[in-house]
The part of an RNA shown here (large-subunit ribosomal RNA, domain VI) has 255 nucleotides and comes from a Paludibacteraceae bacterium. The organism belongs to Paludibacteraceae, within Bacteria. The prediction has a mean pLDDT of 83. It matches the Rfam family "Bacterial large subunit ribosomal RNA".
Context: one part of a larger RNA
């Protein structure tokens, strides 16, 4: 831009690609087979093991604006308290996030048509022949089935809803993130819980200054203090606006 007004959902599925993997043990059974030695086919179960997929409940890493510990020095007047630097100064530990080595889940199947190959029926050729006609089985392979995409499938598709300038719908702008280099994509814009604050809970650290008891350790104390979780709260900020936006040709009836 197209998809013969325009626009919003949800959808077929032409086609495309993905995946397809294989181990020991058991039982059948010391059977079948075999002088023995030795040792199955089939049909079933358990459990691996490499590969892929989603995930964070566990276990575990990461966790530079989260708490504690500590050292040197400066500086806040001084105690206490803190602050800045010193690889994040070093160090213990650690939420949500993302993350394997944790977790979970897969590789199925009634099939279809087949090679190689094994038959049936059958002439040519009174016989024989799987073959010539004709008709069967038969592979981790084809194809379907299973899982993503998918109507630029120009053969541009169906359905359902909604608009006719008194305009559906979309942008532009803002508050963000589950989304992201932008760009798009999703949520939300006071008819509001979108982020931030604040509350509350979950979780982290671990008992905070002061004071009081106690010789003291420590008590009083799951205390102080906190990033992302989870939820309710319009206190703050998403104001108004403005742009964009839809009937053309051709033929044939009729008046």
């Nucleotide at each position: 831009c197209g998809u013969u007004g325009g626009a919003g959902a949800g959808u077929u599925g032409c086609g495309u690609g993905g995946c397809c993997c294989u181990g020991a043990c058991a039982c059948u059974a010391g059977u079948a087979c075999g002088a023995g030695a030795g040792g199955a086919c089939c049909c079933u179960g358990u459990u691996g093991g490499a590969c892929a997929g989603a995930c964070c409940u566990c276990u575990g890493g990461u966790u530079u604006a989260c708490c504690g510990g500590u050292u040197g020095u400066u500086c806040c007047g001084c105690c206490a308290g803190g602050a800045g630097c010193a690889c994040u100064g070093c160090c213990c530990g650690g939420u949500a996030g993302c993350u394997a080595a944790g977790u979970u889940c897969g590789g199925u199947u009634c099939g279809g048509a087949u090679a190689a190959g094994c038959g049936c029926u059958g002439a040519a050729a009174g016989c024989a022949u799987c073959u010539a006609a004709g008709c069967g089985c038969g592979a981790a392979g084809c194809u379907a089935u299973c899982c993503c995409c998918a109507a630029g499938a120009u053969u541009a598709g169906a359905u359902c809803u909604c608009c006719a300038u008194u305009g559906a719908g979309g942008g532009u702008c803002g508050u963000c993130g589950g989304a992201g280099a932008c760009u798009a994509c999703g949520a939300c814009g006071u008819u509001g819980a979108u982020a931030g604050g604040c509350u509350g809970c979950a979780g982290g650290u671990g008992u905070a200054c002061a004071a009081u008891g106690g010789u003291g350790a420590c008590a009083u104390a799951a205390a102080g203090c906190c990033g992302a979780g989870c939820a309710g709260u319009a206190c703050u900020a998403a104001u108004u606006g403005c742009c964009c936006g839809a009937g053309a040709c051709u033929u044939u009836c009729u008046u």
It was read from a public genome assembly.